[in-house]
RNAcentral holds the sequence, with entries from ENA and MGnify. Predicted 3D model of a 73-nucleotide RNA (transfer RNA) from an Acidimicrobiia bacterium. Taxonomically the source falls in Acidimicrobiia (Bacteria, Bacillati, Actinomycetota). It matches the Rfam family "tRNA". Gene Ontology term of the family: triplet codon-amino acid adaptor activity. Rfam describes the family as follows. Transfer RNA (tRNA) molecules are approximately 80 nucleotides in length. The family's RNA type in Rfam is transfer RNA. RNAcentral records the identical sequence in 2 taxa.
RNA sequence: GCCGGGUUAGCUCAGUUGGUAGAGCAGCUGUCUUGUAAACAGCAGGUCAUCGGUUCAACUCCGGUACCCGGCU
Repeated sequence: GCCGGGUUAGCUCAGUUGGUAGAGCAGCUGUCUUGUAAACAGCAGGUCAUCGGUUCAACUCCGGUACCCGGCU
């Protein structure tokens, strides 16, 4: 330098023809307990890396950039 994959909640990851984002763990509150843990119920938490484009509408499609992983030279 070229090619491919990846970037979504604090962490690990879903998101299947574009229709407006979820799970588990962690956190907080409550119930239960003499107390803690566990269990159960609930709550909160996101500029979907970033900048543009297409579209009525983009995590999803297209292009640029940044970073991570792999391959080729």